[in-house]
Context: one part of a larger RNA
Molecule: small-subunit ribosomal RNA, 5' domain
Organism: uncultured prokaryote
Order: sequence, then C1' cells, then structure tokens
RNA sequence: GAAUGAACGCUGGCGGCAUGGAUUAGGCAUGCAAGUCGAACGGUAAGGCCCUGCUUGCAGGGUACACGAGUGGCGAAAGGGUGAGUAACACGUGAGUAACCUGCCUUAAGGUUGGGGAUAGCCCCGCGAAAGCGGGAUUAAUACCGAAUGUGGCGUUCUGCUGCACAGCAGAAUUGCUAAAGGAGCAAUCCGCCUUAAGAUGGGCUCGCGUCCUAUUAGCUUGUUGGUGAGGUAACGGCUCACCAAGGCUACGACAGGUAGGUGGUCUGAGAGGAUGGUCACCCACACUGGGACUGAGACACUGCCCAGACUCCUACGGGAGGCUGCAGUCGAGAAUCUUCCGCAAUGCGCGAAAGCGUGACGGAGCGAUGCCGCGUGAGGGAUGAAGGCUUUCGGGUCGUAAACCUCUGUCACCCGGGAUGAAGAUCUGACAGUACCGGGAGAGGAAGCCACGGCUAACUACGUGCCAGCAGCCGCGGUAAUACGUAGGUGGCGAGCGUUAUUC
Repeated sequence: GAAUGAACGCUGGCGGCAUGGAUUAGGCAUGCAAGUCGAACGGUAAGGCCCUGCUUGCAGGGUACACGAGUGGCGAAAGGGUGAGUAACACGUGAGUAACCUGCCUUAAGGUUGGGGAUAGCCCCGCGAAAGCGGGAUUAAUACCGAAUGUGGCGUUCUGCUGCACAGCAGAAUUGCUAAAGGAGCAAUCCGCCUUAAGAUGGGCUCGCGUCCUAUUAGCUUGUUGGUGAGGUAACGGCUCACCAAGGCUACGACAGGUAGGUGGUCUGAGAGGAUGGUCACCCACACUGGGACUGAGACACUGCCCAGACUCCUACGGGAGGCUGCAGUCGAGAAUCUUCCGCAAUGCGCGAAAGCGUGACGGAGCGAUGCCGCGUGAGGGAUGAAGGCUUUCGGGUCGUAAACCUCUGUCACCCGGGAUGAAGAUCUGACAGUACCGGGAGAGGAAGCCACGGCUAACUACGUGCCAGCAGCCGCGGUAAUACGUAGGUGGCGAGCGUUAUUC
C1' cells in the first nucleotide's frame, strides 16, 4: 500500500447493488417449513343445492357442487441447513466397468384373459387420565393372492462373429421358470397397467496422478496378505464364513500423533509464489448422542420406524411425548452478526386429465454506513478586507470572498397530480407498490465530520503544565521559553465517513 462475513471509538443526509451467528454441532417457548389425487375405492363428518315435515330454524331424505376421517397411488431420498466428523478414492483430474443398477421421461414391439379370499372405514361393545389399544359384525378397490397365455425375458444346449480375457454380441432349438388393473367420456378417444429392447438422466464400484504439519512417531499388520470353495450384493471384492499357505506395508516415510470438509475460486503480488476456502456453484459428510434395519427405483432416511443413553415436558404415578445444523424468534456464552414481516404475482418443484392445491424453495419488503458505487449538503457576484476569535515587534498579520448583502438554481429530501415494465400479447391474474419513473409547487431552506500537524510524513503558533499530568508504530518527547503532553487559533489529509484494533499478502 492492498484486503476483510470484521469489531471498537467519534460522527452520520439520500439512493442503488451486494452482504449479515465467524464463538457453544450449546439449550430451545410459539407459529409455519410436504403435500396432493373423488378421473383408483367404500363412502358422507361439515358446508352448498333440492324435497318433505313443521315448533321458522331445526329434523328427516336426496344430490355429489364439494369433501373431514379412512383404504390406495405418487411424492415425501428433491428443495432448505450446517461443517461436527473425515488426511480418505473424501475431493480434483483422467480413465475403466467384459463386474453394475436406474422410478418418472422419450422411442419401438407385443399384451391387458378368467377367478378368489380378506381388511381399514362405517356399526356395536370394552379398557385407559392421556397417548392410544382390544373384541365382534359387515364392505370396496388401480390394495392382496392363485390360475391361463408368453411377443418376449431368464435358464440349458448348439452354431457363427468379435475380443487381451474367465467372456461379449447375433442366430437357432428347448417337456424348464416368468406378467397385468382398471378409470373418464354418449362416442371418438384419452389417462393408466404388464413384458421386452434401446435411449436419456441419475447413481454404485475400481484404478493412474495430485492433495497439511511432526522422525522429540521407526517399525506396523492376524481377516492381516494371497489361494480354493461357499454365502451375500444391483455389482467386483476378505465384503462375510470354512479350509489351506505365510504372507502384506515401510526412510519414495508405513504406523502413530496433531490439524482440517475438498474444489471452482478469493485476497495479495510485476510474476513466481504466499495466505485463504464467508456469500455463489459442484462434490462429500452430518441431522440430540450411539447402534440397527424396514419400506422403496432410490435411504440405512433432518421435520419416518425400532433399541439404548443424556436432557426437557405431561401425568389420575399405571404410563406417555419430544428433537430448529429449515424460516422467523428466544436464552446463554461472546468484541460481534437482522423481522416471531408480505406473497405464491414471477421462476422452479410435488401431486392432479384439468381447474387447481401445496411450497419460510423462491420472489419481495424490513433492520445494520457491514462493504462497493453514485449523489447531495448550493452556484455566481461581493473589500470599509465588517464584527468577532487568534496572534503581534502594537504598525500590523491571519481566519478571509469566508460571512453579511445582491442575483440565481432546484439535484436529494418535502408537498400535489399522473403512473408502469415485470403478465407468459383473447379475457382474467402483481406480494413488491401507488414503488420506480414523469409533470407541477414552495423554499437555501432539512443535510459534516473524523484524524493528524518533532523526523519517518503533507501540515505551527500561543497559553497551561513542569520527568508531574501525560504521549508513543519506531526513533523518542516532558526536570520553567515543549512546533512531541493538555487546550485554543491556524494548517494538512480523507470525507458520510474518519481513526484504532485484529488478521493476510
């Protein structure tokens, strides 16, 4: 000098764009953050509509406009948060998979036959303070279970081609195994369902190279290293197991200890390099702590389940409930970090045939000079160089065209009126927002501070103090004439900021 997610002191007019829990991955009151589909299903708790009865606002019935609870489907594995752990194929980069999976989507071929038994809900009964649970009767489905068929797929056998290869691909045969679900509509048709092939997308696994400090860590290892066989997995593999062999790693740093999420990037620097990884993007890991599996295309699952533990809460003492490292907010600790706001109008996501519904993602507004950028706090004229302050050699000098005064202007702020783009072009639909912006109006009115002035280093005098009080980044100032302390005047620097502290180059 440059920089910062900064903090502190003094000061503070406006706007735009960014940015804001870095410490206790400490504890959390409250609300919201994942639903949706009646065009899968039985149905009807509430509301609407219709009918009847009348006590005139209720009862009964119907409808299915609509739909609570329930069965079922899809979603809930995304989006959002954090960086505790991790020195690792975690990440980056480049390959491999002849060792693999992939819901929804796209393309193509074919199919969708015929049956069955239940169970929620509803009704009845019981237990419990509650959370909830049990029994009986009855009912539906795109829920569940057999059977049929087999374009095909899998298995087995054969042939051909290819390959580094245990193999891959293609074709043929085969008394083996293997599928389905319906709904809407008058209909056309549409949406589904099943099998297979291919694609796309997303992932799993393997490998080369790169990836911090310590040798005051030198030896480490028994599923350890390899083989055979088996199990398991979507898949290779000591991944697991039985047996066999005795191997494997290491000064090119094994093992141990410390520290740490990684990268694109960011800061600095002429560069080489050094430092760093907040916001944004990609990947990884985690979800009170530890462990476990279930469901599913996908999880060993932040707002799912089970077990154990710590903590908090409710309780009728028998037993139960919970997990903000989501958005706000609260306590605590801290130098320190915001609103318990508005909206689904846009973009996107989930569900739905659609209308639409949901969405603290997101779009916005609010708070903070936290940063960057822009603008303003007036402009021109004005000398008896006014008054006043400071100083003085008492003549003067200086603040100083500065002020007053005159003539103007109207940026910003203020008032009045108009008023968007963003809406996706038939119509409708805007949180932001009566905002941005435009026109008019009044009036210099409402808007300047901070630090320094011995040298480094731009900027000097007076008074007070008297090695005191104090200053200080270094050198050093202060003991009676202090340009170095304190105050005042003046001056210099930067300016809605200026200094200080911390950290990096």